[in-house]
Notes: Model confidence (mean pLDDT): 88 of 100. A computed fold for a 350-nucleotide part of an RNA from an uncultured bacterium, annotated as small-subunit ribosomal RNA, central domain. Its Rfam family is "Bacterial small subunit ribosomal RNA".

Context: one part of a larger RNA
RNA sequence: CUGGGCGUAAAGGGUACGUAGGCGGCAUCAUAAGUCAUGCGUGAAAGGCAAGGGCUCAACCUCUGGAGUGCGCGUGAUACUGUGAUGCUGGAGUAAUGGAGGGGGAACCGGAAUUCUUGGUGUAGCAGUGAAAUGCGUAGAUAUCAAGAAGAAGACUCGUGGCGAAGGCGGGUUCCUGGACAUUUACUGACGCUGAGGUACGAAGGCCAGGGUAGCGAAAGGGAUUAGAUACCCCUGUAGUCCUGGCAGUAAACGGUGCACGUUUGGUGUGCGGGGAAUCGACCCCCUGCGUGCCGGAGUUAACACGUUAAACGUGCCGCCUGGGGAGUACGGUCGCAAGAUUAAAACUC
Numbered sequence: 001c002u003g004g005g006c007g008u009a010a011a012g013g014g015u016a017c018g019u020a021g022g023c024g025g026c027a028u029c030a031u032a033a034g035u036c037a038u039g040c041g042u043g044a045a046a047g048g049c050a051a052g053g054g055c056u057c058a059a060c061c062u063c064u065g066g067a068g069u070g071c072g073c074g075u076g077a078u079a080c081u082g083u084g085a086u087g088c089u090g091g092a093g094u095a096a097u098g099g100a101g102g103g104g105g106a107a108c109c110g111g112a113a114u115u116c117u118u119g120g121u122g123u124a125g126c127a128g129u130g131a132a133a134u135g136c137g138u139a140g141a142u143a144u145c146a147a148g149a150a151g152a153a154g155a156c157u158c159g160u161g162g163c164g165a166a167g168g169c170g171g172g173u174u175c176c177u178g179g180a181c182a183u184u185u186a187c188u189g190a191c192g193c194u195g196a197g198g199u200a201c202g203a204a205g206g207c208c209a210g211g212g213u214a215g216c217g218a219a220a221g222g223g224a225u226u227a228g229a230u231a232c233c234c235c236u237g238u239a240g241u242c243c244u245g246g247c248a249g250u251a252a253a254c255g256g257u258g259c260a261c262g263u264u265u266g267g268u269g270u271g272c273g274g275g276g277a278a279u280c281g282a283c284c285c286c287c288u289g290c291g292u293g294c295c296g297g298a299g300u301u302a303a304c305a306c307g308u309u310a311a312a313c314g315u316g317c318c319g320c321c322u323g324g325g326g327a328g329u330a331c332g333g334u335c336g337c338a339a340g341a342u343u344a345a346a347a348c349u350c
Base pairs, nucleotide, nucleotide: 003322004321005320006319007304008303012318014201015200016199017198021194022193023192025088026087027086028085029084030083031082033081034080035077036076037075038074039073040072041071042070049065050064052062053061054060091191092188093187094186095184096183097182098181103177104176105175106174107173108172109171114150115149116148117147118146119145120144121143125136126135162169163168206247207246208245209244210243211242215241216240220236221235222234223233258317259316260315261314262313263312266295267294268293269292270291271290272289273288274287275286276285299306300305323350324349325348332343333342334341335340
């Protein structure tokens, strides 16, 4: 390079936007670059191949042919691709109307619980465990009542329910704001798909600066357990967890399944829309669009399983894999305050 692959065997980038590039709907006309046909030129000789000839044969030598899959020029063809022009509406988008939603950001507000403080009542225990002890308590704890303070989290509703590109998002109100969906089919007229680099976002934990700190709680201290116990259990408890501004850029970032489009029997739930029939009006029922589940047909699959939300049948584009270990390591580069991240081998060995 040609292949064969990527749910679980090695292999889908964490996610999106998007540059270059690759690919790209229907119709007509033009062109003739790609493409195809044909002619001419060239494609050195030697070598190789085929047939013949010369050394007694052969090796060797020699002659002729063909080949040289290529390149250039001319003439022609025009289905497909390209290019130019003109149109089209089915792809894509815009507009109008409408409802759904924990989508995002900011400000404000409320309640339950917890802890602490103060005061009242009240007296000997409380807490904790397998059992205990450390711990708290006669300087009055635990319990209970009242008042006050603080921070964090949002019971029930809550649902293989909703929204978001992913990470993720759940008390209430207001303001700002993104997307999706349905109906109408009015408008634009291929404006599209993918996307190397790039840019942005990106859980938890971590880092820097400044706040905050109720509960929980790495580290640390103590008590137990044990042969030991740098643990599991218990009592404390600092970073952290929270907020603001920056950095970091990783996860079993998982559906272990890249994105987009088209095609291919069904059944049954559920969420949000539209229409119909029926009704006083609805529910139920029927049709239909978009999501989200389950079960299964053909087909696929090594099997498990997947099965219109495909892992079926096809197309386009990107990423990735190529025996195990060494190793996602070393070295070098880039990035970072650091921790480290990213890119990424080899010797050796089986």